About this RNA: This is a predicted complex of two RNAs, RNase P RNA and transfer RNA, with 442 nucleotides together. It holds a member of the Rfam family "Bacterial RNase P class A". It is annotated as a ribozyme. The prediction has a mean pLDDT of 77.

């Protein structure tokens, strides 16, 4: 210049307010009181309840190996691809050699395909012309139409079925040789695996797209603290349909089978209540030390006590000091004015993503 | 707190299974008509799909992130 990877993210005082808790009859006291993202709700878990949730189907979700964790779509090492001189970042990173679709315009074809222009052709068919003639023809050459080879070469496109030299054909091609690239298989070797590395075989060159359908391995019951408890309190009921063992309905993703509840149930019209408590914070918990591990992380001691609001509390005022920004002059780290990012718990945790004024630190890298 | 759902012109609303980037109305705005005005008749897209970023040859379609709006649920 730059990479990386961790913190802080205004400090103290005095007043006055504000929510919980513990004292007090009581006035009133005394403790605690927002984050690294409390945010978006985008995964996974505990937890709670639903019939302890069984099978198959569909549906979902992941996707390089290995490991870590309660799990995960999260983290850590490592392969591989790509960027970058590095440090070092990035990657939705299984399958396109199972199948089916789609590759718009353009362009002859858009995939086991395809002749537009070229190129080339035994024999034909038209014309022309030349040259021999025994005048019946024969050759030779050009033009054009028909038939047909031919993917070298031009054009087209984002993409056209290996590259480069030689042979080889009518012309031309992996058609067939070298050599190179590259894929399959086989064997050695190295690595716990992804995967790499060397040797032989095989002309085997196979287009892209699964953030299209699929296939392939794994994982998935469902709803969520407005869950689930307990206690008060208030009304008014009527119409219709289906049903009481020949069973409506119903067990909260969707069908079908299994299983269970089961005497009421669905619709609609109309009244009435929206109050208290619990669930409520000590939990995979921070913090230090060792020890195992490359790391995530993990085991062992120690120690610490840290918000529960329920129209929602965590504010403002003043002083001194830190830090930025502007201004002024007698340039002194002077004086005066401004300003303090983002944003705010709500049942709890682990990640990710998003948002953030200043600034602090450690460790790598390139240049001189 | 949980949970669906939409976003395309000033408005209002199309694009089917990704293909020339975008269709109609009503508004605008130019002109004719009129003394002037409404109406009328002609003529003009007036925007690249809420932002960014990837898949693809190609995105309003699909994937992920935010941003903005709307609705249910004791």
């Nucleotide at each position: 210049g730059g990479c990386u990877g961790g913190c802080c993210g205004g400090g103290c005082g005095a007043c006055c307010g504000c929510g919980u808790g513990g004292g007090g009859c009581a006035a009133c006291u005394c403790a605690c009181g927002a984050g690294g993202a409390a945010g978006g709700u985008c995964c996974g878990g505990g937890c709670u309840c639903c019939g302890c949730a069984g099978a198959g189907c569909a549906g979902g979700g992941u996707g390089g190996u290995g490991g870590g964790u309660a799990a995960c779509g999260c983290c850590c090492a490592c392969c591989c691809g790509g960027g970058g001189c590095a440090a070092c970042c990035c990657g939705c990173g299984g399958g396109a050699a199972a199948g089916u679709g789609c590759c718009a315009c353009a362009g002859a074809a858009a995939g086991g395909a395809a002749a537009c222009c070229g190129c080339c052709u035994c024999a034909u068919c038209g014309u022309c012309c030349c040259u021999c003639u025994u005048c019946g023809g024969a050759g030779g050459a050009g033009c054009g139409g028909a038939a047909g080879g031919u993917a070298a070469g031009g054009g087209u496109g984002a993409a056209a079925c290996g590259g480069u030299g030689g042979g080889g054909u009518a012309a031309g091609a992996g058609c067939c040789c070298a050599c190179c690239a590259g894929u399959a298989c086989g064997c050695c070797g190295g690595g716990a695996g992804a995967c790499c590395g060397g040797c032989g075989u095989a002309g085997c060159u196979a287009g892209g797209u699964a953030a299209a359908c699929c296939c392939c391995a794994c994982c998935u019951g469902g709803a969520g603290c407005a869950a689930g408890g307990u206690c008060a309190g208030a009304c008014a009921g009527c119409g219709c349909a289906c049903g009481u063992u020949c069973g409506a309905g119903g067990g909260u993703u969707g069908c079908u089978c299994g299983c269970c509840c089961g005497a009421g149930u669905g619709c609609g019209c109309g009244g009435g209540u929206g109050g208290a408590c619990u669930g409520c914070u000590g939990g995979a918990g921070g913090c230090g030390a060792u020890c195992g591990g490359c790391a995530a992380c993990g085991g062992u001691c120690g120690u610490c006590g840290u918000a529960g609001a329920u129209g929602g509390a965590u504010g403002g005022u003043c002083g001194c000091c830190c830090g930025c920004c502007g201004g002024u002059c007698u340039c002194g780290u002077a004086c005066c004015g401004g300003c303090g990012a983002c944003a705010g718990a709500a049942c709890c945790c682990g990640g990710c993503c998003u948002a953030c004024a200043g600034g602090c630190c450690a460790g790598c890298c390139c240049a001189u | 707190g949980c949970c669906c759902c939409g976003g395309u012109a000033u408005c209002c609303c199309a694009a089917c299974c990704g293909g020339c980037a975008g269709a109609g109305g009503a508004g605008g705005c130019g002109g004719c008509c009129u003394u002037a005005a409404a109406a009328g008749c002609c003529g003009u897209g007036c925007a690249g799909u809420g932002u960014g970023g990837g898949u693809u040859c190609g995105a309003c379609c699909c994937c992920c992130a935010c941003c903005c709006g709307g609705g249910g649920c004791a």